[in-house]
């Protein structure tokens, strides 16, 4: 250096919070940071559920409502990784 066999790894994402930006808000983006996750990858035009309420409406101390948001709320679909099992 090459081959064979066996065993094992390699890793991935990123809650709360902080900083900056963005948005009416819910939230999102980036950096830091790890609570956790074997799908905490993707789909919100698969179903349910939850959050917000700018605009609009109304019975106007307020209430209703998604065209906005959440896949780390529950299922479903779909893709991927690991293993002798």
């Nucleotide at each position: 250096u090459a081959a064979u066999a066996u065993a094992u790894u390699g890793g991935g994402c990123a809650a709360a919070c902080c900083u900056a930006g963005u948005g009416a808000a819910a939230g999102c983006u980036a950096g830091g940071g790890a609570c956790g996750c074997a799908a905490a990858g993707c789909c919100a035009u698969u179903g349910g559920g939850u959050c917000u309420a700018a605009a609009g409406g109304c019975c106007u101390a307020g209430c209703c409502u998604a065209u906005g948001a959440c896949u780390g709320c529950c299922a479903g679909g779909u893709u991927g990784c690991a293993u002798c099992a």
The RNA shown here (c-di-GMP-I riboswitch aptamer) has 85 nucleotides and comes from a Bacillota bacterium. The organism belongs to Bacillota, within Bacteria. Its mean pLDDT, the model's own confidence on a scale to 100, is 82.